[in-house]
RNA sequence: GAGUCGGCCAGGCAGCCGCGUCAUGCGCAAGCAUGCCGAGGAAAGUCCGGGCUCCACAGGGCACGGUGCCAGGUAACGCCUGGGCGGCGCGAGCCGACGGAAAGUGCAACAGAGAGCAGACCGCCGAACGGCGUCGCAAGACGUGCGUGGCAAGGGUGAAACGGUGCGGUAAGAGCGCACCGCGAGUCUGGCAACAGACCGGCACGGCAAACCCCACCGGGAGCAAGACCAAAUAGGGAGGCAAUGCCGCUGCCCGCGGUGCCUCCGGGUAGGUUGCUUGAGCGUCGCGGCGACGCGGCGCCUAGAGGAAUGGCUGCCCACGACAGAACCCGGCUUAUCGGCCGGCUC
Repeated sequence: GAGUCGGCCAGGCAGCCGCGUCAUGCGCAAGCAUGCCGAGGAAAGUCCGGGCUCCACAGGGCACGGUGCCAGGUAACGCCUGGGCGGCGCGAGCCGACGGAAAGUGCAACAGAGAGCAGACCGCCGAACGGCGUCGCAAGACGUGCGUGGCAAGGGUGAAACGGUGCGGUAAGAGCGCACCGCGAGUCUGGCAACAGACCGGCACGGCAAACCCCACCGGGAGCAAGACCAAAUAGGGAGGCAAUGCCGCUGCCCGCGGUGCCUCCGGGUAGGUUGCUUGAGCGUCGCGGCGACGCGGCGCCUAGAGGAAUGGCUGCCCACGACAGAACCCGGCUUAUCGGCCGGCUC
């Protein structure tokens, strides 16, 4: 100098004027004064996971949805840590829908001879049987690629062609033989495991599960406008009393039934008010355990809590000239947005 990983900050200082909750004091009240505190690393997207609340729920299974290398962490997770494997990078390091194709079903257009127990278009061969030709008395030899054949090296098609490269071998060829690579429901060793290494096996078993499916694990629903408490007026409900046993209806009469006035009590519910509402899987620091995520213990701290919604403005000075953006029940993550700056580890 270039790069990589992790952590931290988010203009600073001073003065003045405001805004909100709470506490204290004054005031009948409205309010006033003083004091403390007053947005974020993402408060965001609402994509995962949990707490909390109400509803549902014996247990198990099916269906549906999610997750998916292994081990661990955690309240839990699709998060994090460590490890394995694969890819990229000289490297520090980064990236990964990374279970199963030998449970079954299915898919592969076009091209091509053949697309899954495949196949011979061009091609290669002339070993074997036959034909023909030449030579030969004959046996046979040689030639020819003509018939029956042998082969899959090379060409060609395709995203993919039934292991690859090389040497040997052969009539030409071929795991036919060998070496290396690949492959393997083989054996041994190491590892909790994923997996790795060595040996063995001539290869039998191609690809796709972001196709159905199989396997393992997880999952009830709705959300703070959840929910809980207090509780008018008006209307309606229930119980008791007043009461003439009156009036009205069925019904002309008797019985019966229903309705009708006033008072008291009860319960539900609406407006309204209170609560849930911030002390929490909290933060800081030290020690111990662990490679680490994290856990355990000691000490200290309190850090918005509104509810139509506060956190702002002006002035001065300084500098590197200030980004993205603002709580609304809470917490753990992920993702996305973001001017710049600082610190540390490591690599070239």
Background: The RNA shown here (Bacterial RNase P class A) has 348 nucleotides and comes from Novilysobacter selenitireducens. NCBI's taxonomy places the organism under Bacteria, Pseudomonadati, Gammaproteobacteria, Lysobacteraceae, Novilysobacter. It matches the Rfam family "Bacterial RNase P class A". It is annotated as a ribozyme. RNAcentral holds the sequence, with entries from MGnify. Model confidence (mean pLDDT): 79 of 100.